Record summary:
Predicted 3D model of a 528-nucleotide part of an RNA (small-subunit ribosomal RNA, 5' domain) from a Chitinophagales bacterium.
Context: one part of a larger RNA
RNA sequence: GGAUGAACGCUAGCGGCAGGCUUAAUACAUGCAAGUCGAGGGGCAGCAGCUCGGUAGCAAUACUGAGGCUGGCGACCGGCAAACGGGUGCGGAACACGUACAGAACCUUCCUUCGAGCGGGGAAUAGCCCAGAGAAAUUUGGAUUAAUACCCCAUGGUAUAUUGAAAAGGCAUCUUUUUAAUAUUAAAGAUUUAUCACUUGAAGACGGCUGUGCGGCUGAUUAGGUAGUUGGCGGGGUAACGGCCCACCAAGCCCACGAUCAGUAACUGGUGUGAGAGCACGACCAGUCACACGGGCACUGAGACACGGGCCCGACUCCUACGGGAGGCAGCAGUAAGGAAUAUUGGUCAAUGGACGAAAGUCUGAACCAGCCAUGCCGCGUGGAGGAUUAAGGUCCUCUGGAUUGUAAACUUCUUUUAUAUGGGACGAAAAAAGGGUUUUCUAACUCGUCUGACGGUACCAUAUGAAUAAGCACCGGCUAACUCCGUGCCAGCAGCCGCGGUAAUACGGAGGGUGCAAGCGUUAUCC
Repeated sequence: GGAUGAACGCUAGCGGCAGGCUUAAUACAUGCAAGUCGAGGGGCAGCAGCUCGGUAGCAAUACUGAGGCUGGCGACCGGCAAACGGGUGCGGAACACGUACAGAACCUUCCUUCGAGCGGGGAAUAGCCCAGAGAAAUUUGGAUUAAUACCCCAUGGUAUAUUGAAAAGGCAUCUUUUUAAUAUUAAAGAUUUAUCACUUGAAGACGGCUGUGCGGCUGAUUAGGUAGUUGGCGGGGUAACGGCCCACCAAGCCCACGAUCAGUAACUGGUGUGAGAGCACGACCAGUCACACGGGCACUGAGACACGGGCCCGACUCCUACGGGAGGCAGCAGUAAGGAAUAUUGGUCAAUGGACGAAAGUCUGAACCAGCCAUGCCGCGUGGAGGAUUAAGGUCCUCUGGAUUGUAAACUUCUUUUAUAUGGGACGAAAAAAGGGUUUUCUAACUCGUCUGACGGUACCAUAUGAAUAAGCACCGGCUAACUCCGUGCCAGCAGCCGCGGUAAUACGGAGGGUGCAAGCGUUAUCC
């Protein structure tokens, strides 16, 4: 000198764009953050409509009862999603990460393409109803019922398993191609008849899993470490290889090119600095990993050993009728605590994206916005021109006088960024969807009109008014730009280093003047 997720002191006009618990992975009140589908199902608690009765009334109508009849729909069965998105950096020195290869050892819901299929039957169970237990959480028994829930039969292949044959290839376990036999295994309907679902294969895509080479911290005041340890044979297990696990056999394996042990740490793209080499860092944004009160375990599923799922142990908090139960903000806000220190219990699904749905649509603290904070970067303003009596006042001096503040002010004139007031007023939104039409093998493309904005009456534009609303902070001995007076008298104090202060202090305190930066300026901390 540069830099910062900064803090503190003094000060403060505006806007744009960013950033905002670095400490206690401490504890959490309250609300919200993952639902959706009635075009899978039985149904009807609630809402609206309709139909049929009854009561009041001349009638309109009002009240009341019945009917799932219609729109729809609480709870329930069922499907898909909940493994994404969002948070944090505890652990971990490891194939965790980065990079490059490999899988002749693997899986992949939804999606795309190409094949084939979609026949027949059955038994239950939620819900509803009845009867209980319990303070509650919850739960027991009986009767009855449906399905795209469950089961059986049929059909079936380039599927799976077993046994063969031939050819080609590979470093090897073997692989590929062709082919034969036997055995086993499928399905679900809905509907507006346009379709959408369903089953089974092949291929792709997407996503994951596994192995290996190389790379990136400190300590030898850590020198030996290891018993499933190292390898083999045979099994189990897995999507898959493997001591991953097990029985048996052998005695190996790692290590001064640093094993083991200890300490520290999420990693990377990158960021800061520097001419570079390097050094330091890893906030925000993006990719990967790990974790979800501490620890362990599996279930479901294409995918989890699952933040807002389950079980067990533990700590803590809460409810209780003392028998027993409930909970997990490292999601968004917010609270307490800790701390030098870090924001609103806000708005909207308008856009982008996600889940579900045929769709309309519903949900979405993802996201987009707004609020707070000079925390940073950038931009603008606090006026421009003229104006000497060089005014008054202040300060200084060699003091009837000069110098300086200083063209500074007054005064004249101009402008209106900004401010205030009034008026107009966006882009982001044209798609998707539904409706009409044209082309078309599919399905898609094109076209017409309609609808949709949280931000926001915001940005922006115009008009009016009037210099009107707007400057501080640090420093002035040398390093280092900027000097005099007064006070003090080794006192009070200053100080980054050298050092100032003991009666003429440019170094302390005040004043005048000056220098630097400027809505900031200094100090502290840290890195280069």
The coordinates come from a structure-prediction model, not an experiment, and the mean pLDDT is 85.
It matches the Rfam family "Bacterial small subunit ribosomal RNA".